[in-house]
Context: one part of a larger RNA
RNA sequence: UGAUAUGAAAUUUGAGAGGAGCUGAUCAUAGUACGAGAGGACCUGAUUGGACGAACCUCUGGCGUACCGGUUGUCGUGUCAACGGCAGCGCCGGGUAACCAAGUUCGGACGGGAUAAAUGCUGAAAGCAUAUAAGCAUGAAACCCACCUCAAAACAAAAUUUCACAACCCUGAUUCCGACCGUAAGGUUGGGGGAGGGGUAAGAAGGCCACAUGUAGAUUACGUGUUUGAUAGGCAGGGGGUGUAAGUGGUGUAAACCAUUGAGCUGACCUGUACUAAUCGGCCGUUCGA
Numbered sequence: 001u002g003a004u005a006u007g008a009a010a011u012u013u014g015a016g017a018g019g020a021g022c023u024g025a026u027c028a029u030a031g032u033a034c035g036a037g038a039g040g041a042c043c044u045g046a047u048u049g050g051a052c053g054a055a056c057c058u059c060u061g062g063c064g065u066a067c068c069g070g071u072u073g074u075c076g077u078g079u080c081a082a083c084g085g086c087a088g089c090g091c092c093g094g095g096u097a098a099c100c101a102a103g104u105u106c107g108g109a110c111g112g113g114a115u116a117a118a119u120g121c122u123g124a125a126a127g128c129a130u131a132u133a134a135g136c137a138u139g140a141a142a143c144c145c146a147c148c149u150c151a152a153a154a155c156a157a158a159a160u161u162u163c164a165c166a167a168c169c170c171u172g173a174u175u176c177c178g179a180c181c182g183u184a185a186g187g188u189u190g191g192g193g194g195a196g197g198g199g200u201a202a203g204a205a206g207g208c209c210a211c212a213u214g215u216a217g218a219u220u221a222c223g224u225g226u227u228u229g230a231u232a233g234g235c236a237g238g239g240g241g242u243g244u245a246a247g248u249g250g251u252g253u254a255a256a257c258c259a260u261u262g263a264g265c266u267g268a269c270c271u272g273u274a275c276u277a278a279u280c281g282g283c284c285g286u287u288c289g290a
Base pairs, nucleotide, nucleotide: 006164007163008162009161010160011159012158016150017149018148019147022050023049024048025047026046027045028044034039052107053106054105055104056103060101061100062099067094068093069092070091071090072087073086074085075084076083077082111145112144113143118138119137120136121135165289167200168199169198170197171196175192176191177190178189179188180187181186202286206284207283208282209281210226211225212224213223214222231277232276233275234273235272236271237270238269240266241265242264247260248259249258250257251256
């Protein structure tokens, strides 16, 4: 886009498609059945692995160039001290979040249906025999379900629930009730009714744009939020990290050490708080549905 014969939101069904499908060892049964012995099971149950796959980050770790510390050379802030720039993040030691595996957890199953090879029951043709001719049964990691994912573009285009469409004006068919004229058929005329048509005003439910963004992401899409607000930043507190800041005091000839002090600093994490920014707004979409 189409389709569902008004539009919209949410939730489903599942035709169909894809994925998965592996396997060892040990123990019990049982040193049993079997076998002269040597040896040594089927079946059934349990435990523990390998490879493969999915998800996740509590643990173990990797990375962590906007976190903390140590340290070399040099330049600068007038000097000491304290800092800053550059040198592959200068080099080195650690490390939060996120992401990741070597880490953690989980998976293959159970069961059912119809079968293959194969094995049978009953049983004639053919007084017998025969699993087959009629009929009935068992039987595999393969097939169809079952498990996981997608899925109504499945053109037979599905289903369910809910939401929305205030009003007014003009015209006006069939038709209904009268009045008058007429012998009658009928004619003239007043009123009601309102299908359908046209218009005015209005713009629903909902959606999109825009903006703050992330559980999403190449773009798009998807999700959250937009003051009736915790969406991002800031700030406050906390967590985690680093490892005892600067200054001052003391000790020592000094390098340095000690105390204040688990100090100071701290990206992504958690909670709170409208201080800043989500301003003001715009557009699409209609009136009960061939």
Molecule: large-subunit ribosomal RNA, domain VI
Organism: Elusimicrobiota bacterium